[in-house]
RNA sequence: AGGUUGGUCGUGGACGGAGCGCUCGCCAACCCGGUCAGGUCCGGAAGGAAGCAGCCGUAACGGGGUCUGUUUCGGGUCGCGCGCCAGCCUUCC
Numbered sequence: 001a002g003g004u005u006g007g008u009c010g011u012g013g014a015c016g017g018a019g020c021g022c023u024c025g026c027c028a029a030c031c032c033g034g035u036c037a038g039g040u041c042c043g044g045a046a047g048g049a050a051g052c053a054g055c056c057g058u059a060a061c062g063g064g065g066u067c068u069g070u071u072u073c074g075g076g077u078c079g080c081g082c083g084c085c086a087g088c089c090u091u092c093c
Stems, first nucleotide, its partner, number of pairs: 001090008009081005015074006021066004032057004040049003
């Protein structure tokens, strides 16, 4: 001087996990809504009231998706610096 190995620091990604956001669909004996057969209640009657089942709708929870949103985590992975530290090999003086 050249090549190379390992550690560490900084930095940028990939990958994986988690939270939030977004999105999808699902879930209600009763303590969600609507409609309320039957039946019940009030009324002399007209009519009215509450309302079970059923049906419809809508939920919180939980589930799926989303790096094509965001935040965070990582003794792991890759690259960069010719930063720092410790070696190995070769050549020259």
A computed fold for a 93-nucleotide RNA from a Geminicoccaceae bacterium, annotated as Bacterial small signal recognition particle RNA. NCBI's taxonomy places the organism under Bacteria, Pseudomonadati, Pseudomonadota, Geminicoccales, Geminicoccaceae. It matches the Rfam family "Bacterial small signal recognition particle RNA". From the family's description: The signal recognition particle (SRP) is a universally conserved ribonucleoprotein involved in the co-translational targeting of proteins to membranes. Of the family's consensus pairs, 85% are formed in the model.